[in-house]
């Protein structure tokens, strides 16, 4: 070089055009003499960048970055 297929919360991953969620981590607060375990919450997001379509975009189109992976 060429094709694909990834990038969304600290991690892992949903969300196939209509309000950005989940599991784990964190933090409070319940139980406990006290820690763990449990249970109840409560906060964390420029969904890689840029443009475009559209009434509306995490999604659809284009460029451009970074990973992975086939082929020459």
């Nucleotide at each position: 070089g060429c094709c694909g297929c990834c990038u969304u919360a600290g991690c892992u991953c949903a969300a196939c055009g209509g309000c950005a969620g989940a599991g784990c981590a964190a933090c409070u607060c319940u139980u406990u003499u006290g820690u763990a375990a449990a249970g109840a919450g409560u906060a964390g997001g420029u969904u890689c960048u840029c443009g475009g379509u559209u009434c509306a975009a995490a999604u659809c189109c284009g460029a451009g970055a970074g990973g992975c992976g086939g082929c020459u």